About this RNA: This is a predicted structure of a 129-nucleotide RNA (c-di-AMP riboswitch aptamer (ydaO/yuaA leader)) from Alkaliphilus serpentinus. RNAcentral holds the sequence, with entries from Rfam. Taxonomically the source falls in Alkaliphilus (Bacteria, Bacillati, Clostridia, Peptostreptococcales). Rfam family: c-di-AMP riboswitch aptamer (ydaO/yuaA leader). Rfam describes the family as follows. This family represents a conserved RNA structure found upstream of the ydaO and yuaA genes in Bacillus subtilis and related genes in other bacteria.
[in-house]
RNA sequence: ACCCUACACCUGCUGAAUCCUGAAGAUUUCAGGUACGGAGGAACCAUUCUAGGGGUUAAUCCAUUUAUGGAGGGGAACCUUCUAAGCCCUAACCCGUCAGCUAACUUCGGAAGCAAAAUAAAAGAAGGA
Numbered sequence: 001a002c003c004c005u006a007c008a009c010c011u012g013c014u015g016a017a018u019c020c021u022g023a024a025g026a027u028u029u030c031a032g033g034u035a036c037g038g039a040g041g042a043a044c045c046a047u048u049c050u051a052g053g054g055g056u057u058a059a060u061c062c063a064u065u066u067a068u069g070g071a072g073g074g075g076a077a078c079c080u081u082c083u084a085a086g087c088c089c090u091a092a093c094c095c096g097u098c099a100g101c102u103a104a105c106u107u108c109g110g111a112a113g114c115a116a117a118a119u120a121a122a123a124g125a126a127g128g129a
Base pairs, nucleotide, nucleotide: 011115012114013113014112019033020032021031022030023029024028036109037108038107039106040105045100052098053095054094055093056092060071061070062069063068072090073089074088075087078128079127080126081125082124083123
């Protein structure tokens, strides 16, 4: 000098998942709150129960070649919307025979992971900041 790997901070991205206070004691744990999210739960209305049914989430459905294709859905850098063509994702977990909507009311979460010096952290339009 160059290359690779690990960790931390800054910056940024997905996401509801940010922030504050206190105690212990040592870089973490516990407790109480919080921005922001989810579930249950009347009347009215609606609906159909074992080849069960349902919930969070963008993460469903169809075909068939059984690992591919398509439709639908979702993501991308100051913010929102629109435009057109590309790129990427379409997982996982939970309840346990039970839950439609749902005022009052009840209750739960408030995580985890990722990115690298010109890259979709691309472009055009309108409006904001």